[in-house]
């Protein structure tokens, strides 16, 4: 150096251009005599960073950062 993958709430992951979710965590309620289980809700994302395309971008595109992989 070339080449491909991955970055999305604390964690491990979804999401086929149209208001970001899931499970587990955390919290507050409820259920129990207590515990643990269970069941209700609630908080927690500038979607790795910067620009382009589009009415509209996580998602198309360009650069760029980091970590893994494969070639040299």
């Nucleotide at each position: 150096g070339c080449g491909g993958a991955a970055g999305u709430g604390g964690c491990u992951c979804a999401g086929u251009g149209g208001u970001a979710g899931a499970g587990c965590a955390u919290c507050a309620c409820c259920u129990u005599g207590c515990c643990a289980a269970g069941g209700u809700g609630a908080g927690a994302g500038u979607c790795g960073c910067g620009a382009g395309u589009u009415c509209g971008a996580u998602c198309c595109u360009c650069g760029u950062c980091u970590u893994c992989c494969g070639c040299u």
Background:
Transfer RNA from a Clostridiales bacterium, 72 nucleotides, folded computationally. Lineage of the source: Bacteria > Bacillati > Bacillota > Clostridia > Eubacteriales. Its Rfam family is "tRNA". It is annotated as a transfer RNA.